Record summary: This is a predicted structure of a 78-nucleotide RNA (transfer RNA) from an Actinomycetota bacterium. The sequence was found in a public genome assembly. Rfam family: tRNA. Rfam classes the family as a transfer RNA. The coordinates come from a structure-prediction model, not an experiment, and the mean pLDDT is 82.
[in-house]
RNA sequence: GCCCCAGUGGAGCAGUCAGGAGUGCUCAUCUCCCUGUCAAGGAGAAGGCCGCCAGUUCAAAUCUGGUCUGGGGCGCCA
Numbered sequence: 001g002c003c004c005c006a007g008u009g010g011a012g013c014a015g016u017c018a019g020g021a022g023u024g025c026u027c028a029u030c031u032c033c034c035u036g037u038c039a040a041g042g043a044g045a046a047g048g049c050c051g052c053c054a055g056u057u058c059a060a061a062u063c064u065g066g067u068c069u070g071g072g073g074c075g076c077c078a
Stems, first nucleotide, its partner, number of pairs: 001074007010027005020058001029045005051067005
């Protein structure tokens, strides 16, 4: 230098291929119930600029270009 993969609530992921507007899972957090208490269990809630910038589109987590970070592969320098 080139190519590939990953980046999404506090944590770990799915969703991206095939656009329909934060859709879902596990854990954590908060409230209530339950319990002598804790844990477990039950009910509910809060929490997201989908790495960043731009483009396409009526509409982008998803498509396109650029860029940042991490990982991997190949190469260059003799």